The RNA shown here (SAM riboswitch aptamer (S box leader)) has 102 nucleotides and comes from a Syntrophomonadaceae bacterium. Its mean pLDDT, the model's own confidence on a scale to 100, is 84. It was read from a public genome assembly, where an Rfam model found it. It matches the Rfam family "SAM riboswitch aptamer (S box leader)". On this family, see Grundy and Henkin, Mol Microbiol 1998: "The S box regulon: a new global transcription termination control system for methionine and cysteine biosynthesis genes in gram-positive bacteria".
RNA sequence: CUCUUAUCGAGAGAGGCUGAGGGACUGGCCCAAUGACGCCCGGCAACCGGCCCUAGUGGCAAGGUGCUAAUUCCUGCAGAUGUUAUGUCUGGCAGAUAAGAG
Numbered sequence: 001c002u003c004u005u006a007u008c009g010a011g012a013g014a015g016g017c018u019g020a021g022g023g024a025c026u027g028g029c030c031c032a033a034u035g036a037c038g039c040c041c042g043g044c045a046a047c048c049g050g051c052c053c054u055a056g057u058g059g060c061a062a063g064g065u066g067c068u069a070a071u072u073c074c075u076g077c078a079g080a081u082g083u084u085a086u087g088u089c090u091g092g093c094a095g096a097u098a099a100g101a102g
Base pairs, nucleotide, nucleotide: 001102002101003100004099005098006097007096008095013041015040016039017038021031022030023029025076027074028073042068043067044066046065047064048063050060051059052058072094077091078090079089080088081087
């Protein structure tokens, strides 16, 4: 980097450093010198691993990754269903994470 599988409506700091844009992309809408983003610490608990058990969509802890604004913030493409209008639902595309393989 590619492929496969699974999940993505919950959860997580008035901390320290830094100093300008950031939320993957489009269009929106938001966050941000009352300090965003990033790093450290802290925390959370999705997958793998560990332990326990009444063996289950179970419990415990937090080892490996991960996560730590807003449903993956909404949206994009298709279908269904509505509405005076704005919509709602389902499935995809794309994205993120984990495990395995190449």